[in-house]
């Protein structure tokens, strides 16, 4: 160059049109003589960036960024 895959919390990842999630981290409570370890809660997101189709887009099309991987 050309293909293929992968970008969504603070990490690892689900979610493939119809209210954006788990888990581990973090905060708070609760159990305990204490702390770990368990439970029970709360917070935490322009869903990589721009357009576009759609009544609705993380999801579908285009392009373009970044990461990986094949082929030349």
């Nucleotide at each position: 160059g050309u293909c293929c895959g992968g970008g969504u919390a603070g990490c690892u990842c689900a979610g493939u049109g119809g209210u954006g999630g788990a888990g581990c981290a973090g905060c708070c409570g609760g159990c305990u003589g204490u702390u770990a370890a368990c439970c029970g809660g709360c917070a935490g997101g322009u869903c990589g960036g721009a357009g576009g189709u759609u009544c609705g887009a993380a999801u579908c099309c285009u392009c373009c960024c970044c990461c990986g991987g094949a082929c030349g």
The prediction has a mean pLDDT of 84. This is a predicted structure of a 72-nucleotide RNA (transfer RNA) from an archaeon. Its Rfam family is "tRNA". Rfam classes the family as a transfer RNA.